The part of an RNA shown here (large-subunit ribosomal RNA, domain II) has 672 nucleotides and comes from an uncultured Microbacteriaceae bacterium. The prediction has a mean pLDDT of 84.
Context: one part of a larger RNA
RNA sequence: GCCGGCGACUUGUAGGUAGUGGCAGGUUAAGGUAGAAAAUACUGGAGCCACAGUGAAAGCGAGCCUGAAUAGGGCGAUGGUCACUGCUUACAGACCCGAACCCGGAUGAUCUAACCAUGGCCAGUGUGAAGCUUAGGUAACACUAAGUGGAGGCACGAACCGACUGAUGUUGAAAAAUCAGCGGAUGAGUUGUGGUUAGGGGUGAAAUGCCAAUCGAAUCCGGAGCUAGCUGGUUCUCCCCGAAAUGCGUUUAGGCGCAGCGGUUAGUGCUAUAGCUUAGGGGUAAAGCACUGUUUCGGUGCGGGCUGCUAACGCGGUACCAAAUCGAUGCAAACUCUGAAUACUAAGUGUGUAACUAACCAGUAAGACUGUGGGGGAUAAGCUCCAUUGUCAAGAGGGAAACAGCCCAGACCACCAGCUAAGGCCCCUAAAUGAUUACUAAGUGAUAAAGGAUGUGGGAAUGCUGAGACAAUCAGGAGGUUCGCCUAGAAGCAGCUAUCCUUUAAAGAGUGCGUAAUAGCUCACUGAUCAAGCGCACCUGCGCCGAAAAUGAACGGGGCUAAGUAAUCUGCCGAAGCUGUGGGAUCUUUUAGAUCGGUAGGGGAGCGUUCCACAAUAGAUUGAAGCAUUAGCGUAAGCGGAUGUGGACGAAGUGGAAGUGAGAAUGUCGGC
Numbered sequence: 001g002c003c004g005g006c007g008a009c010u011u012g013u014a015g016g017u018a019g020u021g022g023c024a025g026g027u028u029a030a031g032g033u034a035g036a037a038a039a040u041a042c043u044g045g046a047g048c049c050a051c052a053g054u055g056a057a058a059g060c061g062a063g064c065c066u067g068a069a070u071a072g073g074g075c076g077a078u079g080g081u082c083a084c085u086g087c088u089u090a091c092a093g094a095c096c097c098g099a100a101c102c103c104g105g106a107u108g109a110u111c112u113a114a115c116c117a118u119g120g121c122c123a124g125u126g127u128g129a130a131g132c133u134u135a136g137g138u139a140a141c142a143c144u145a146a147g148u149g150g151a152g153g154c155a156c157g158a159a160c161c162g163a164c165u166g167a168u169g170u171u172g173a174a175a176a177a178u179c180a181g182c183g184g185a186u187g188a189g190u191u192g193u194g195g196u197u198a199g200g201g202g203u204g205a206a207a208u209g210c211c212a213a214u215c216g217a218a219u220c221c222g223g224a225g226c227u228a229g230c231u232g233g234u235u236c237u238c239c240c241c242g243a244a245a246u247g248c249g250u251u252u253a254g255g256c257g258c259a260g261c262g263g264u265u266a267g268u269g270c271u272a273u274a275g276c277u278u279a280g281g282g283g284u285a286a287a288g289c290a291c292u293g294u295u296u297c298g299g300u301g302c303g304g305g306c307u308g309c310u311a312a313c314g315c316g317g318u319a320c321c322a323a324a325u326c327g328a329u330g331c332a333a334a335c336u337c338u339g340a341a342u343a344c345u346a347a348g349u350g351u352g353u354a355a356c357u358a359a360c361c362a363g364u365a366a367g368a369c370u371g372u373g374g375g376g377g378a379u380a381a382g383c384u385c386c387a388u389u390g391u392c393a394a395g396a397g398g399g400a401a402a403c404a405g406c407c408c409a410g411a412c413c414a415c416c417a418g419c420u421a422a423g424g425c426c427c428c429u430a431a432a433u434g435a436u437u438a439c440u441a442a443g444u445g446a447u448a449a450a451g452g453a454u455g456u457g458g459g460a461a462u463g464c465u466g467a468g469a470c471a472a473u474c475a476g477g478a479g480g481u482u483c484g485c486c487u488a489g490a491a492g493c494a495g496c497u498a499u500c501c502u503u504u505a506a507a508g509a510g511u512g513c514g515u516a517a518u519a520g521c522u523c524a525c526u527g528a529u530c531a532a533g534c535g536c537a538c539c540u541g542c543g544c545c546g547a548a549a550a551u552g553a554a555c556g557g558g559g560c561u562a563a564g565u566a567a568u569c570u571g572c573c574g575a576a577g578c579u580g581u582g583g584g585a586u587c588u589u590u591u592a593g594a595u596c597g598g599u600a601g602g603g604g605a606g607c608g609u610u611c612c613a614c615a616a617u618a619g620a621u622u623g624a625a626g627c628a629u630u631a632g633c634g635u636a637a638g639c640g641g642a643u644g645u646g647g648a649c650g651a652a653g654u655g656g657a658a659g660u661g662a663g664a665a666u667g668u669c670g671g672c
Stems, first nucleotide, its partner, number of pairs: 001672006011092013025049003031043004053060002063075004095233002098230001102223006113197009122187001124156003127152001131148006160184003164181005199215001201211003208217001236606006246259005260364002262361007270352001275349006286338001287336002292332003296328005303321002305318005367392003371388006397408003412583004417579003423573003426558003432570001434569006445560001451545002455542005462535003472529005478502003484496002508523001512521002584596005607661001609658006619649001626645005632639002
């Protein structure tokens, strides 16, 4: 892991409620009698509920209380009871499995920690303390040298004890080892045996270490089925309805209580929802600047700054700032002279997808995304928090290649029938290689901005133009003059001022390059050649560049110049939608209609298993149960004929009672 067996809402008492039954007031409890005992029958009226309420009460009473009240107001003016069954609540282990803990009593120092008593063990080598002896030396010591001597938590190093490093091992040879090195090795050494200390404790050269592979409090049994607002699991079928993920409160936030939303059963009877009609108030969107603020420019310029004159008073100037006001221009969630759409409120209509009331039974109170209006954030997030709509949740089907939340559309069942929606119609792939008119040349389509560009189509202006435009080619582009100043020089072309006149078809006191300065080239401008459109902005359609990411991948692919884009038109395809035909169920104004997706959850109806009663059942060796295979039937759980196997029991029916249905619980036992 698979297969098979087992495996979870029970039982008692009490309350509530619904149904069924008895009685009309209902009913007995303990006990008693009969019974061998029990079952059961009889007895037992104590008690309980009901029959009247109200007030704190005295009390009064179909009324009572409050009150001065004959006022008003509050509560009343019955409709039962006893059983059984279902649901539910409370108390009990209370649907099942699951803690870590806490407490009590015991058992442990054969491991290990410390200590006590009594024993054992430590190859070999080295170093050479004190002391002593002898010699030298001293007045005597001191001191010096040699020898002797054999100290030490001394040195090197086996046994022994330890465990610093690395490798191996890591379902190991081993629940801590092996190998190669390593530390101590006469000491605070090591070790044998016996003993002592016990869990709210001991022991600890102290690591919360150790106390039998267990230690921030040992182990075993018991309290104990501790408790678990937590996780997991919870077993047959069909039918009807069908949520919530919100508000308030909470030592509350992943839990509860109440409300909201669901179901069931009754009742009320048009009150209600959607829609429609009518009438309202508003201060949002927009807009505006009349207020409150803010903001730019201009005019006038209170006041101030700077400055001139004056001995002072004061009088002037001002390319400065600027109140206030006027004109023009903007902005605002906490501005409004204005002001929608929706929404909301009211009335009428509205027999509905209803509404309301009561009782009982719930679940939900982690929501997700899309559109819209906003707050937070960075006008970031598949972000977060509100409001509102839809979908998913609890919704299958078609489309979006694939894709809970997007678009279309809500699946009772069957059909080799039809019509459509979204979306599509070249092939994959059902249906147009459809029609008309344009555009695009970028494979744009089939990802993106600021910005850039004689891409190209359309629109509407304007200037020049057969008195010849635009472009190109040929030719000219001169003189006073090297204007004046400045300068070393300045001659069209460093700079400053001025920018005239003449000859002309035309030619600047010069557009650019150039020179030290000249020179040279060129332009403006003009003529000729040529010949018909040319220039400049604006609005707009479709394109181009801008355009870099990590495996190769951003039309779904092939491929497409339409099979792309824009507009118009006609067909067709396309879903579990709608229609058609047949069938089933539920409900109802019941013969005709409507309805039948569904998680949590509520309600209803059934199937099957074991046992019991009827029952010593029918049946059964001419073959029971069980097992295997397989017709047939039923909407399903299931029923059931036949054949084989099997070898002794055992249906169906009507009722009753439950150890009553498994695929999941890191379930449990067994097998492989």